This is a predicted structure of a 105-nucleotide RNA (SAM riboswitch aptamer (S box leader)) from a Sphingobacteriaceae bacterium. The model forms 97% of the base pairs in the Rfam consensus. The coordinates come from a structure-prediction model, not an experiment, and the mean pLDDT is 85.
């Protein structure tokens, strides 16, 4: 990297290092020299595996994961509302994409 299944409105940050972009992609919007992103350490959260439990639920020892914003919002299609009609705006649903886990090969 591929396939399958599940989840994505909850939750959880300090210090040090570095020094310019970062939030997957595009558009928007946001974060960022009052130092983001990333890295290290420490701390934390509890989604999956795990552990306890009949269950509800709980734990955080272990394997992953995560700790700005709903996956930050939208992207394709459908429905509603509005509208003379189309588009756009607004509300809802389904999908796609992405991320993570568990499994498969």
């Nucleotide at each position: 990297g591929a396939u399958u299944u599940a989840u994505a409105a909850a939750g959880a940050a300090g210090u040090g290092g570095c020094g310019a972009g970062a939030g997957a992609c595009a558009g928007g919007c946001u974060c960022a020299a009052u130092g983001a992103c990333c890295c290290a350490c420490u701390g934390g959260c509890a989604a999956c595996c795990u552990c306890c439990g009949a269950a509800a639920g709980g734990a955080a020892a272990g394997g992953u994961g995560c700790c700005a914003a709903u996956u930050c919002c939208u992207g394709u299609c459908c429905c509603g509302a509005a509208a003379a009609a189309c588009a756009g705006c607004c509300g809802g649903g389904a999908a796609a994409a992405u991320a993570u886990a568990a499994a498969u090969g």
Record summary: The sequence was found by an Rfam model in a public genome assembly.